Predicted 3D model of a 384-nucleotide part of an RNA (small-subunit ribosomal RNA, central domain) from an uncultured archaeon.
Rfam family: Archaeal small subunit ribosomal RNA. Rfam 15.1 lists 709 matches to the family in 491 species.

Context: one part of a larger RNA
C1' cells in the first nucleotide's frame, strides 16, 4: 500500500458554518475530453507464449516468430462519465397559514424560604452527634408574635414532557429575536451533499479589572474518630459560587455510536400538527382512528465475539470527512503556536516488557460523590 476497523477491545473532532478539494437528481439534443473498438507507424533487451535446436535428460541456455504495456497518428461508436444548450421538479430554498415551545438577549415584577435587624412577649438552656466536645446564650439566646433591610433560588406544576447545533434551558410580563414541525391548487429551478485548512459558539473549575457576598463552601483554624486521621462527622470560616467586562477553550464535552441521502416486517406510549368518524354541557371540550415530524420502550429479520442492536440501525448501499495499528515509556520530552497565568493544540524516541485489553459466571471487602433513603454512578482500589 492491498485490505481490515472505530458503543464496549486501539480508534467518530465538544458541536455548528463554511473555502478550495472530492461526490453529485430526471428528460432532451450538441461535442467527444475521457473511454470502447479498429487501422497505420513506433516501441531496447530481459520477462512471457509457441517451434526448433545445445548441454546424456530437465532445470538452465541459444536462435526464429509472436505476445503484452507503455507513445505518436487516422477512423468509427455514442451507453456511461465530462463539457455545452434546452427543459422538469421529486432534492434544496422562498413565500403564506393557523399552531407549539424552560430557544436567545434585554428590562421590570412577584413568590416563599433564610439571614441581619428594630420593637414587644418569654426563661434556662441551645445546638450538634452513633455519642460527644468546640461552638452561642444572664449586656437575655433558642422559642413565638409584627416590622424592616439583604443577596441568592425560582418548591407544587414537572412528564424516559418540550426548546436548542452543542454547552445549555424552568417563577410572571413585556419588548427585540432565531429556528423546528405541520398544511398549501403558491414561486424559484439541483441553486446540492459532504469538508483538509479557515471562522464561531462552547459546562464546571480558573485568571484579569470593578461591584456584589443572604446561604452554601475548596484553603484553613478549632472539636471529635482513630495506633495516627494532613480525611469521613461537628463547630467556625477565607476565595468561589452572583452581577457587569475581558481571558481560557476543556469534561465520562456520552447515545463513550461522524454527517447527508435511499431502501428494508411489526406492536404499544406520549408530543406538535393536519384531515375523518362519532358523542357534546357547544367550550381553544371528549372518544376513536389515520397522515406527517419528533421522543420513548417492547420486538422479527438481519447484524454482532457476545453484551446487545433493531425504520431514532450497531441492517442492506451510496458519497465525504476524522481517526486507529501491542502493553508501558507518554499525551511526556522537544520545537511551535496560542494564553496573563494556569495551561491548551501540535506531538516523538531512547528504552522496557511475561502482550496488555475485553466478555461472562461465582464470591466478597473497603471507599468516594449525589443532605438521606430506595436508587444511580464510580473515567477509585484489593482479592479469588
Nucleotide at each position: 500500500u492491498u485490505u481490515g476497523g472505530c458503543c464496549u477491545a486501539a480508534a467518530a473532532c465538544g458541536u455548528c458554518c463554511g473555502u478550495a478539494g472530492c461526490c453529485g437528481g430526471u428528460c432532451u439534443g450538441g461535442u467527444a475530453a475521457a473511454u470502447u473498438c479498429u487501422u497505420g507507424g513506433g516501441u531496447a533487451a530481459a520477462u512471457c507464449g509457441a517451434a526448433u535446436a545445445g548441454c546424456u535428460c530437465a532445470a538452465c541456455u541459444a536462435u526464429u516468430c509472436g505476445a503484452a504495456u507503455u507513445c505518436c497518428g487516422g477512423g468509427a461508436a455514442g451507453a456511461c462519465u465530462g463539457c455545452u444548450a434546452g427543459a422538469c421538479u421529486u432534492g434544496g430554498g422562498a413565500c403564506u397559514g393557523g399552531g407549539a415551545g424552560a430557544g436567545g438577549u434585554u428590562a421590570g415584577a412577584a413568590g416563599u424560604a433564610c439571614u441581619u435587624u428594630c420593637a414587644g412577649g418569654g426563661u434556662a438552656g441551645g445546638g450538634g452527634u452513633g455519642a460527644a466536645a468546640u461552638c452561642c446564650u444572664g449586656u437575655a439566646a433558642u422559642c413565638c408574635u409584627g416590622g424592616a433591610a439583604g443577596g441568592a433560588c425560582u418548591a407544587c406544576c414537572a412528564g424516559u414532557g418540550g426548546c436548542g447545533g452543542a454547552g445549555g434551558c424552568g417563577u410572571c410580563u413585556a419588548a427585540c429575536u432565531a429556528g423546528a414541525a405541520c398544511a398549501g391548487a403558491u414561486c424559484c429551478g439541483a441553486c446540492g451533499g459532504u469538508a483538509a485548512g479557515g471562522g464561531a459558539c462552547g459546562a464546571a473549575a480558573c485568571c484579569c479589572u470593578g461591584g456584589g457576598u443572604c446561604g452554601c463552601a475548596a484553603a484553613c483554624g478549632g472539636g471529635a474518630u482513630u495506633a495516627g486521621a494532613u480525611a469521613c462527622c461537628c463547630c467556625g470560616g477565607u476565595a468561589g459560587u452572583c452581577c457587569a467586562g475581558g481571558g481560557c477553550a476543556u469534561a465520562a464535552a456520552c447515545g463513550c455510536u461522524g454527517u447527508a441521502g435511499g431502501c428494508u416486517u411489526g406492536g404499544u406510549g406520549u408530543u406538535g400538527a393536519g384531515g375523518a368518524u362519532c358523542c357534546u354541557a357547544c367550550g381553544a371540550g371528549g372518544a376513536u382512528g389515520c397522515u406527517c415530524a419528533g421522543u420513548g420502550c417492547c420486538g422479527g429479520a438481519g447484524a454482532g465475539a457476545a453484551g446487545u442492536u433493531g425504520u431514532u440501525a450497531a441492517g442492506c448501499c451510496u458519497a465525504c470527512u476524522g481517526c486507529c495499528u501491542g502493553g508501558g515509556g507518554a499525551g511526556u520530552a522537544c520545537g511551535g503556536u496560542c494564553g496573563c497565568a494556569a495551561g491548551a493544540c501540535u506531538g516523538a524516541a531512547a528504552u522496557u516488557c511475561g502482550c496488555a485489553g475485553g466478555a461472562g459466571c461465582g464470591u466478597g471487602u473497603u471507599c468516594c460523590u449525589g443532605c438521606g433513603a430506595a436508587c444511580a454512578g464510580c473515567a477509585g482500589a484489593c482479592u479469588u